[in-house]
Predicted 3D model of a 95-nucleotide RNA (THF (Tetrahydrofolate) riboswitch aptamer) from Ruminococcus flavefaciens.
The source organism's lineage runs through Bacteria, Bacillati, Bacillota, Eubacteriales and Ruminococcus.
The prediction has a mean pLDDT of 79.

RNA sequence: AGAGUAAGAAUAUGUUCGUCAAGUGUUGGCCGGACGGGGAGUUGCCGGCUGAACGAAAAGUCCUCGGACUUGCGGUUCAUAUUCUGCAUCCCGCU
Numbered sequence: 001a002g003a004g005u006a007a008g009a010a011u012a013u014g015u016u017c018g019u020c021a022a023g024u025g026u027u028g029g030c031c032g033g034a035c036g037g038g039g040a041g042u043u044g045c046c047g048g049c050u051g052a053a054c055g056a057a058a059a060g061u062c063c064u065c066g067g068a069c070u071u072g073c074g075g076u077u078c079a080u081a082u083u084c085u086g087c088a089u090c091c092c093g094c095u
Stems, first nucleotide, its partner, number of pairs: 001095002007085008017074003026052008037092004058071005
């Protein structure tokens, strides 16, 4: 000097849920977890529980009137593919 991870993001396709508003996003408290092969590890990252504030796009068809379906909508769920990013930091190791 270089390599390598977990993971994250974007896009595409399929899919779940909601549209009677859950979810997503923001935020307080408590608890926990992960972070290149080994060790340590944050004021950074992720998750759970519990609060707070904010907040939305419906339309149509059928109908046994309780629902179903279709087209949309939502910073919606999950999966796959592609691309990009990628140990906060410290010590050791590897080439």